[in-house]
A computed fold for a 72-nucleotide RNA from an uncultured Verrucomicrobiae bacterium, annotated as transfer RNA.
RNA sequence: GGGCGGUUAGCUUAGUGGUAGAGCAUCCGAUUUACACUCGGAGGGUCGGGGGUUCGAACCCCUCACCGCCCA
Numbered sequence: 001g002g003g004c005g006g007u008u009a010g011c012u013u014a015g016u017g018g019u020a021g022a023g024c025a026u027c028c029g030a031u032u033u034a035c036a037c038u039c040g041g042a043g044g045g046u047c048g049g050g051g052g053u054u055c056g057a058a059c060c061c062c063u064c065a066c067c068g069c070c071c072a
Stems, first nucleotide, its partner, number of pairs: 001071007010024004018055001026042005048064005
């Protein structure tokens, strides 16, 4: 330098055009003498940055950045 894959909640991740979700973690409550387990609930997101297409973009297109793999 070229090719491919990836970037979404604190962590691991789902979601391929129509209201952004799950598990774990955190906090609150129930349960317990207490802790753990279990159950219920809550908070937490500029969907990597910018631009474009569209009535509408996490999703499609362009560009930049970062991570991984391969080729040279």
Record summary: It was read from a public genome assembly. Its mean pLDDT, the model's own confidence on a scale to 100, is 84. Its Rfam family is "tRNA". Gene Ontology term of the family: triplet codon-amino acid adaptor activity. By type it is a transfer RNA.